[in-house]
RNA sequence: GUCCCUAUAGCUCAGUUGGUAGAGCAGCUGCCUUUUAAGCAGACGGUCGUAGGUUCAAUCCCUACUGGGGGCA
Numbered sequence: 001g002u003c004c005c006u007a008u009a010g011c012u013c014a015g016u017u018g019g020u021a022g023a024g025c026a027g028c029u030g031c032c033u034u035u036u037a038a039g040c041a042g043a044c045g046g047u048c049g050u051a052g053g054u055u056c057a058a059u060c061c062c063u064a065c066u067g068g069g070g071g072c073a
Stems, first nucleotide, its partner, number of pairs: 001072007010025004019056001028042004049065005
């Protein structure tokens, strides 16, 4: 230099060939327990990397850029 993959909750990751998003773990509250741990229940937590475009509607499609990883040179 060029090509490919990747970016979603504090962390690890799903998700839908377009109809405004979920699990596990962590943290919080409650129950249980003499207490802790374990177990059970509940709520909280997201401008889906950034900026544009298409569309009635974008996490999803298109373009550029940024970060990370990889192949070739």

Predicted 3D model of a 73-nucleotide RNA (transfer RNA) from a bacterium. The coordinates come from a structure-prediction model, not an experiment, and the mean pLDDT is 80. Its Rfam family is "tRNA". From the family's description: Transfer RNA (tRNA) molecules are approximately 80 nucleotides in length. It is annotated as a transfer RNA. Gene Ontology term of the family: triplet codon-amino acid adaptor activity.